The part of an RNA shown here (large-subunit ribosomal RNA, domain IV) has 355 nucleotides and comes from a Planctomycetota bacterium. Lineage of the source: Bacteria > Pseudomonadati > Planctomycetota.

Context: one part of a larger RNA
RNA sequence: CUCUCGUUAAGGAACUCGGCAAAUUGGCCCCGUAACUUCGGAAUAAGGGGUACCUUAUUGGUGAGAUCCUUUACGGAUUAAGCUGAUUAAGGUCACAGUAAAUAGGUGGUAGCGACUGUUUAGCAAAAACACAGGUCUGUGCUAAGAUGCAAAUCGAUGUAUACAGACUGACGCCUGCCCAAUGCUGGAAGGUCAAGGGGAAUGGUUAGGGACUUGUCUCGAAGCUAUGAACUUAAGCCCCAGUGAAUGGCGGCCGUAACUAUGACGGUCCUAAGGUAGCGAAAUUCCUUGUCGGGUAAGUUCCGACCUGCAUGAAUGGCGUAACGACUUCCACGCUGUCUCGACGAGAGGCUCG
Numbered sequence: 001c002u003c004u005c006g007u008u009a010a011g012g013a014a015c016u017c018g019g020c021a022a023a024u025u026g027g028c029c030c031c032g033u034a035a036c037u038u039c040g041g042a043a044u045a046a047g048g049g050g051u052a053c054c055u056u057a058u059u060g061g062u063g064a065g066a067u068c069c070u071u072u073a074c075g076g077a078u079u080a081a082g083c084u085g086a087u088u089a090a091g092g093u094c095a096c097a098g099u100a101a102a103u104a105g106g107u108g109g110u111a112g113c114g115a116c117u118g119u120u121u122a123g124c125a126a127a128a129a130c131a132c133a134g135g136u137c138u139g140u141g142c143u144a145a146g147a148u149g150c151a152a153a154u155c156g157a158u159g160u161a162u163a164c165a166g167a168c169u170g171a172c173g174c175c176u177g178c179c180c181a182a183u184g185c186u187g188g189a190a191g192g193u194c195a196a197g198g199g200g201a202a203u204g205g206u207u208a209g210g211g212a213c214u215u216g217u218c219u220c221g222a223a224g225c226u227a228u229g230a231a232c233u234u235a236a237g238c239c240c241c242a243g244u245g246a247a248u249g250g251c252g253g254c255c256g257u258a259a260c261u262a263u264g265a266c267g268g269u270c271c272u273a274a275g276g277u278a279g280c281g282a283a284a285u286u287c288c289u290u291g292u293c294g295g296g297u298a299a300g301u302u303c304c305g306a307c308c309u310g311c312a313u314g315a316a317u318g319g320c321g322u323a324a325c326g327a328c329u330u331c332c333a334c335g336c337u338g339u340c341u342c343g344a345c346g347a348g349a350g351g352c353u354c355g
Base pairs, nucleotide, nucleotide: 001350002349003348004347005346006345007344008343010341011340014339019336027051028050029049030048031047036041038171052093053092054091055090056089057088058086059085060084061083062082065079066078067077068076069075070073094098106334107333108332109331111329112328113326114325118130119129134169135168136167137166138165139164140163146155147154148153172321173320174319175318177251178250179249182248183247184244185243186242187241188240191239192238193237197233198232202228203227204226205225206224209220210219211218212217213216252270253269254268255267256266279313280310291307292306293305294304295303
């Protein structure tokens, strides 16, 4: 010097990103216990007091012994020593200290998030993430839908719509607004479009044969074979017509206006499928921003309460509240302390030096 411990004057978070770490608290008994609340809780809330030993008193258990009685029995009655358990009271004793060692909650307030108990990144993350009961929608009538498999088959289920599968939301309370134009899904079938197939009009190639003449060329050309192939016919789909938001999603701009000023209930106009309702709001969302005001501090970019100018909140991608709960996160206070002012001393282990 490093590590692990112990003690520490005065102060007591001044340390620090942050009370991280440490300290405080601690068992049992008695008293006492707030807001809030889903009436269960909150609660060991908080906050007080007691705690050892001896004697006496009280009382439970056991009951030696003694005395008496009789139906003489392993009998009954009375009394009661000793041992032992417990409560309270009184008196006394010792110490700084009595759950004397060890084991054994620090507490309160505030806000956010998630209702809760649970689950998770085996080996840097335990959380506000996942799950959850509850809610809603969609599919599925049984050889169910769905899933695995090439198939046989199996699961679903020896279940049957109070069931099963898929999706979203996430206890509970109050609620969940407008838009179906786009995308999706469901339904519809008049018309348009439309594949293979059916169909076969028409046309080409080949040439038996005919014609012409310069006799080996040109031209016409049936049947057959072969090639191309129009009209017409024809399903779903798409176009089209409706419905549907706890489907994917979306939810405006400009100008003017009231008898101080300011503001604009009101009016005009453009666009849209419709222009954001209730709530909440500088927020886990606010750029400007340390917004402004209030509170707390001597002093507060954090925190709490408001305001609303919401860059870019908003209703099951749920909105707003919420008791209880949380090794979650924020801020404050009390207690407590070597975290610090600012160090010091001691113990053990290691390092180091010498042998």
RNAcentral holds the full RNA, with entries from ENA.